About this RNA
Model confidence (mean pLDDT): 78 of 100. Predicted 3D model of a 135-nucleotide RNA (c-di-AMP riboswitch aptamer (ydaO/yuaA leader)) from a Nitrospirota bacterium. It matches the Rfam family "c-di-AMP riboswitch aptamer (ydaO/yuaA leader)". Its family is annotated with regulation of gene expression and cyclic-di-AMP binding in the Gene Ontology. The sequence was found by an Rfam model in a public genome assembly.
RNA sequence: AUCAAAUAGCAGCCGAGAUCCAUUCAAAGAAUGGAUGCGGGGGACCCAGUAUUUGGGGCGUAUUCCGAUUAUCGGAUAGGGCACUUCCAGGCCCGAGCCCGUCAGCUAACCUCGUAGGCAUGUGGAAGGGCAAUG
Numbered sequence: 001a002u003c004a005a006a007u008a009g010c011a012g013c014c015g016a017g018a019u020c021c022a023u024u025c026a027a028a029g030a031a032u033g034g035a036u037g038c039g040g041g042g043g044a045c046c047c048a049g050u051a052u053u054u055g056g057g058g059c060g061u062a063u064u065c066c067g068a069u070u071a072u073c074g075g076a077u078a079g080g081g082c083a084c085u086u087c088c089a090g091g092c093c094c095g096a097g098c099c100c101g102u103c104a105g106c107u108a109a110c111c112u113c114g115u116a117g118g119c120a121u122g123u124g125g126a127a128g129g130g131c132a133a134u135g
Base pairs, nucleotide, nucleotide: 009131010130012119013118014117018036019035020034021033022032023031024030025029037115038114039113040112041111042110047105055103056100057099058098059097064076065075066074067073068072079094080093081092082091084128085127086126087125088124089123
């Protein structure tokens, strides 16, 4: 340097966005409906509040500030994510967008809506877990 053999178990990420059942179809799978689970909104007494064009409000981590050649770009920032969880060290990212329509504080009963979309990973140490296999 090459070849061969043996050993080394598994787990994806953001997000509420999953599972099961039934029916139909061209039966891989998709569509429709229902249920369970998860998530959101509205909605009393009591409490809170003193607002109502400077409109107001909801989902979401995504808020606020500064600069500039100013409908755009850049920088920072509250906050959020990084592979089972926590701690430590180290590093990398996001910091958007959409909706209601003059209207909604909290809120039991109750009513109602959604169950998408988009991606790709291996940093190290310590402790503690899940599943599986063997004894």